Predicted 3D model of a 250-nucleotide part of an RNA (large-subunit ribosomal RNA, domain VI) from a Candidatus Auribacterota bacterium. The full RNA is in RNAcentral, with records from ENA. It matches the Rfam family "Bacterial large subunit ribosomal RNA".

[in-house]
Context: one part of a larger RNA
RNA sequence: CAUUAGAUGUUUGAGAAGAGCCAUAUUUAGUACGAGAGGACCAAUAUGGACAGACCUCUGGUGCACCGGUUGUGACGCCAGUUGCAGCGCCGGAUAACUAUGUCUGGAACGGAUAACCGCUGAAAGCAUAUAAGCGGGAAGCCAACUUCAAGAUAAGACAUCCUUAAGACACCUCAGAGACUAUGAGGUUGAUAGGUUACAGGUGUAAGUCCAGUAAUGGAUUGAGCCAAGUAAUACUAAUUAGUCAAAG
Numbered sequence: 001c002a003u004u005a006g007a008u009g010u011u012u013g014a015g016a017a018g019a020g021c022c023a024u025a026u027u028u029a030g031u032a033c034g035a036g037a038g039g040a041c042c043a044a045u046a047u048g049g050a051c052a053g054a055c056c057u058c059u060g061g062u063g064c065a066c067c068g069g070u071u072g073u074g075a076c077g078c079c080a081g082u083u084g085c086a087g088c089g090c091c092g093g094a095u096a097a098c099u100a101u102g103u104c105u106g107g108a109a110c111g112g113a114u115a116a117c118c119g120c121u122g123a124a125a126g127c128a129u130a131u132a133a134g135c136g137g138g139a140a141g142c143c144a145a146c147u148u149c150a151a152g153a154u155a156a157g158a159c160a161u162c163c164u165u166a167a168g169a170c171a172c173c174u175c176a177g178a179g180a181c182u183a184u185g186a187g188g189u190u191g192a193u194a195g196g197u198u199a200c201a202g203g204u205g206u207a208a209g210u211c212c213a214g215u216a217a218u219g220g221a222u223u224g225a226g227c228c229a230a231g232u233a234a235u236a237c238u239a240a241u242u243a244g245u246c247a248a249a250g
Base pairs, nucleotide, nucleotide: 001152006162007161008160009159010158011157015149016148017147018146021049022048023047024046025045026044027043033038051106052105053104054103055102059100060099061098062097066093067092068091069090070089071086072085073084074083075082076081111143112142117137118136119135120134168246169245170244172188173187174186175185176184193239194238195237196235197234198233199232200231202228203227204226209222210221211220212219213218
């Protein structure tokens, strides 16, 4: 820009893409077959590999915004307690989130038309012949089926609802399941969108101060304490104010 009012939402599916894998073991059965050695088809189960998708409950990883330990040195007048710098100083853990080596799932089944091939009936050609008329079987392949996208499918589809200066959209603002920007999505007081606060989860591992024991280092009690990021809820305390722009036929 088009789809011939304008919108919001839900869809149909022309068409397109993806997937499609393999192995081993068991049963059938040491059966059929075979002198024996050996050793099946068909059918039914189980397990695994590689590949693919999703996810973070478990096992782990990262987690320079969390907690703790500790070395050297500096500062806060000193002690104590904090704090700066040294690769996050080094080290031990670790929430959210992301993640694989972790977890779950998938390849199928049913159907249709067929290939090679195998048939039925059957003439031309009194026979024969799967073929000439006619009718069947038959593959990891083809069409469907499974997953995803999909009306610029210009043949531009359908349905529901809204609206006649409105509906709706934009802009602005608070943001994140989104993100380079943009876009997308959640919200804007008729409000839980973000921050704060409170509670909980979870992490670290028993704070400081005081008291007790010990000459002291240190240990013990208060105390599973103190502190705590991204988590889950609740709560308008703070910020999403008011105003604005576009908008068809007529």